Description
Small-subunit ribosomal RNA, 5' domain from an uncultured prokaryote, 530 nucleotides, folded computationally.

Context: one part of a larger RNA
RNA sequence: GAUUGAACGCUGGCGGCAUGCUUAACACAUGCAAGUCGAACGGCAGCGGGGAGUGCUUGCACUCUGCCGGCGAGUGGCGGACGGGUGAGGAACACGUAGGAAUCUGCCCUAAAGUGGGGGACAACCUGGGGAAACUCGGGCUAAUACCGCAUAAUCUCUACGGAGAAAAGCUGGGGACCCUUCGGGGCCUGGCGCUUUAGGAUGAGCCUGCGUCAGAUUAGCUUGUUGGUGAGGUAAAGGCUCACCAAGGCGACGAUCUGUAGCUGGUCUGAGAGGACGGACAGCCACACUGGGACUGAGACACGGCCCAGACUCCUACGGGAGGCAGCAGUGGGGAAUAUUGGACAAUGGGGGCAACCCUGAUCCAGCAAUGCCGCGUGUGUGAAGAAGGCCUGAGGGUUGUAAAGCACUUUCAAUAGAGAGGAAGGGAUAUGAGUUAAUAGCUUAUAUUUCUGACGUUAACUAUACAAGAAGCACCGGCUAACUCUGUGCCAGCAGCCGCGGUAAUACAGAGGGUGCAAGCGUUAAUC
Numbered sequence: 001g002a003u004u005g006a007a008c009g010c011u012g013g014c015g016g017c018a019u020g021c022u023u024a025a026c027a028c029a030u031g032c033a034a035g036u037c038g039a040a041c042g043g044c045a046g047c048g049g050g051g052a053g054u055g056c057u058u059g060c061a062c063u064c065u066g067c068c069g070g071c072g073a074g075u076g077g078c079g080g081a082c083g084g085g086u087g088a089g090g091a092a093c094a095c096g097u098a099g100g101a102a103u104c105u106g107c108c109c110u111a112a113a114g115u116g117g118g119g120g121a122c123a124a125c126c127u128g129g130g131g132a133a134a135c136u137c138g139g140g141c142u143a144a145u146a147c148c149g150c151a152u153a154a155u156c157u158c159u160a161c162g163g164a165g166a167a168a169a170g171c172u173g174g175g176g177a178c179c180c181u182u183c184g185g186g187g188c189c190u191g192g193c194g195c196u197u198u199a200g201g202a203u204g205a206g207c208c209u210g211c212g213u214c215a216g217a218u219u220a221g222c223u224u225g226u227u228g229g230u231g232a233g234g235u236a237a238a239g240g241c242u243c244a245c246c247a248a249g250g251c252g253a254c255g256a257u258c259u260g261u262a263g264c265u266g267g268u269c270u271g272a273g274a275g276g277a278c279g280g281a282c283a284g285c286c287a288c289a290c291u292g293g294g295a296c297u298g299a300g301a302c303a304c305g306g307c308c309c310a311g312a313c314u315c316c317u318a319c320g321g322g323a324g325g326c327a328g329c330a331g332u333g334g335g336g337a338a339u340a341u342u343g344g345a346c347a348a349u350g351g352g353g354g355c356a357a358c359c360c361u362g363a364u365c366c367a368g369c370a371a372u373g374c375c376g377c378g379u380g381u382g383u384g385a386a387g388a389a390g391g392c393c394u395g396a397g398g399g400u401u402g403u404a405a406a407g408c409a410c411u412u413u414c415a416a417u418a419g420a421g422a423g424g425a426a427g428g429g430a431u432a433u434g435a436g437u438u439a440a441u442a443g444c445u446u447a448u449a450u451u452u453c454u455g456a457c458g459u460u461a462a463c464u465a466u467a468c469a470a471g472a473a474g475c476a477c478c479g480g481c482u483a484a485c486u487c488u489g490u491g492c493c494a495g496c497a498g499c500c501g502c503g504g505u506a507a508u509a510c511a512g513a514g515g516g517u518g519c520a521a522g523c524g525u526u527a528a529u530c
Base pairs, nucleotide, nucleotide: 001530002529003528004527006526007525008524009523010522013377014376015375016374017373018372019370020369021335026333027332028331030330031329032328035078036077037076040075041074043071044070047069048068049067050065051064052063053062054061055060056059085288086287087286094213095212096211097210098209099208100207103205104204108201109200110199111198112197113196114195115194116150118148119147125140126139127138128137129136130135156165157164158163170193171192172191173190174189175188178187179186180185214260215259216258221251222250223249226248227247228246229245230244231243232242233241263285264284265283266282267278268277269276270275290311291310292309293308294307313324314323315322316321341367343366344365345364349363350361351360352359353358380410381409382408383407390401391400392399393398414471416466417465418464419463424457427453428452429451430450431449432448433447434446435445436444437443474519475518476517477516478515479500480499481498485514486513487512488511489510495502496501
């Protein structure tokens, strides 16, 4: 000199864009952060509507009815493995980079084939019991895209090449003839969404290898599933991954082993560079989710807001037994020099579910707080010498503050008040027309046109008008380094100080004042890096 996720002191007008627990991976009150689908299913608790009945006060009350809109709880599907947080652990194929072969991959895309015919249950519900609660046990009924057989099946799997084995599920929109009908509908035709098998792709994931990746030798030897082989098991998959047997190997001064420290990278800071230091925000990867262990489900987890066991802690209890996990967003206590609101909205972007409408989304977008940083703007402009008054100095003449002020003439950025007002809106619904599909003018898909609805921010940005110089300057320094000097007080005292050093009666170095210098909504100090 530059820099910072900074803190402290004094001071403080506005805006834009960023950033904001670096410490206790300490403990957490409360609310929210993952749901959705009735176009899979049986149903119908609540709400709204319709129908029937009763009472009458003639438009209200009650009862019945899943008939309709819808829908609590339940079965079922998909999603809770993403998104969000943190950096404890880990010196390692964890990360970075360059490669590899023995693998899996839900949803998505392309293509081929199929979607036939049956069965038995279990929730909900009804009923009985236990428990303070959490919850739980028994009996009975029932549906499905839940579950299980049968059939069929190759370019799938296994194979001794003869053969053997393995699948599925329906739901919904529309319809002219024809058929059946319990008159609700169904068959049939057609469209959409699904389902099963296979091949390929895309994406994602698992595995292996070369090289690189902190310090210590006051750590020199380490290793028995250890190193390799055969066989078997196991895995989606190679492999001591595991096991039986056999051999005795393997690593190491090119630093094994041990100890300490640490998430890694793109990058950031500094520097002419080489290098050094760092890894906060953002992005990629990894690891973790109260501590330790374990598996289940699933395409994917050994799973932050899932399960089981053990432990510590907290809470409830009828003492028998139960409940919990903010390193999600806010917020609280504690620790600390120190770090924000128990805010708004799904309008946009994205994600999950759904045919869709839509629902959910503390992701996200916004707002709030903080000069924490960077950037921009303002705190007036011109004129004005009687060089006013006052202050300070003085050699007492004057000098200086100083065109500074006052005065005069202007302007109104920003702030204030009032008005008017973009863009962020793409889409969704309805109607009409065209095209495609189709037997069809229906339905569905798509394009165009018209119309309507959708903005948290928001009292938005930008703009216009009004009025008034009106509301807006401090901080550090002035001995040398280092830009900037005098007076008074003090008298080795009080004090200053980054280094040299000042102060013991004329202190430009302490304290105050006047003046000056430097930066400026900041300025200094401390800490830290180059």